[in-house]
Order: sequence, then structure tokens, then C1' cells
RNA sequence: GCCUGGGUAGCUCAGUUGGUAGAGCGCGGGCCUGAAGAGCCCGGCGUCGUCGGUUCGAGUCCGACCCCAGGCA
Repeated sequence: GCCUGGGUAGCUCAGUUGGUAGAGCGCGGGCCUGAAGAGCCCGGCGUCGUCGGUUCGAGUCCGACCCCAGGCA
């Protein structure tokens, strides 16, 4: 340099045909307990890597760039 896959919550990851962004774990608060653990209830705190484009509408489609992993040379 070229090819492929990926970048979404603190972490691991979903997100269908473009139509108000989610799960598990963790964390915080509450109930329960002598106290804790377990269990139950409540809370998502996110410029969806960046900048543009298409569209009434973009996490999703298009372009360029940045970063990570693997491969080719």
C1' cells in the first nucleotide's frame, strides 16, 4: 500500500424493510436482614468513531478520513 471484518451505555454485545436507541453484567437508590449475600422494585447517565451527502426522516444507505483486529504483498 491492497483486501476483509469491526467502532453503539462503565464492560460484553444486539439493533429486522430507514420511522421516538436496547439486553445482559456492573453501578446507584429502595424493600427485605441484627448485618450481609441472594431475591424483588426503581434509575440508561449514549454528540451511535469523525466530517460531509441522500432522504420528510439515517445506528442503518453513499463518500472521504481516523482507530482496532486478521489476511495479502

Transfer RNA from a Patescibacteria group bacterium, 73 nucleotides, folded computationally. Its mean pLDDT, the model's own confidence on a scale to 100, is 81. The sequence was found in a public genome assembly. Rfam family: tRNA. NCBI's taxonomy places the organism under Bacteria, Bacteria candidate phyla.